[in-house]
This is a predicted structure of a 73-nucleotide RNA (transfer RNA) from a Clostridiales bacterium. Rfam family: tRNA. Rfam classes the family as a transfer RNA. The prediction has a mean pLDDT of 83. The source organism's lineage runs through Bacteria, Bacillati, Bacillota, Clostridia and Eubacteriales. It was read from a public genome assembly.
RNA sequence: GGGCGGUUAGCUCAGCCGGGAGAGCGCUUGCCUUACAAGCAAGAAGUCGGCGGUUCGAUCCCGUCACCGCCCA
Numbered sequence: 001g002g003g004c005g006g007u008u009a010g011c012u013c014a015g016c017c018g019g020g021a022g023a024g025c026g027c028u029u030g031c032c033u034u035a036c037a038a039g040c041a042a043g044a045a046g047u048c049g050g051c052g053g054u055u056c057g058a059u060c061c062c063g064u065c066a067c068c069g070c071c072c073a
Stems, first nucleotide, its partner, number of pairs: 001072007010025004019056001027043005049065005
């Protein structure tokens, strides 16, 4: 330098052909317990990597840049 894949909550990841942003774990509060853990209930947490474009509408499509991984040179 070229090709491919990835970037979504604190972490690991879903989100199928464009139309409500979610799960598990973790965290907080309450219940339970002498207490802790487990269990039960509720809750907080995300400019969906940045910028631009297409569209009535973008996590999703297109361009470009950045970062991570793999391969080629």